[in-house]
Molecule: Glycine riboswitch aptamer
Organism: Alkaliphilus metalliredigens QYMF
């Protein structure tokens, strides 16, 4: 000093303040930027089949489980700031 992680601090979008019921719940209908899953190119096997099969692999794409559809809180990211710790120099 870098680089991942943590802290901290400003920004950060979308989509019903939905309908029943009077319950602590039920139904529709949406939204994707917490998490989560899903798959190509390549790569590797393996197979010589009219280009197989398996494995490995990425998002901000998709799915929409989860989470959300007034504030708030929560948000991927993105910028400042800090401290510690590993390698390396």
């Nucleotide at each position: 000093a870098c680089g991942a992680g943590c802290c901290u601090c400003u920004g950060g979008a979308g989509a019903g303040a939905c309908u029943c019921a009077u319950a602590g719940g039920a139904g529709c209908a949406c939204c994707g930027a917490a998490g989560g899953g899903g798959a190509a190119a390549g790569c590797c096997a393996u197979g010589u089949a009219u280009u197989u099969u398996g494995g490995u692999c990425a998002a901000a794409c998709u799915c929409u489980c989860a989470g959300g559809u007034a504030a708030a809180a929560g948000g991927a990211c993105a910028g400042g700031g800090g401290a510690u710790u590993u390698u390396u120099g």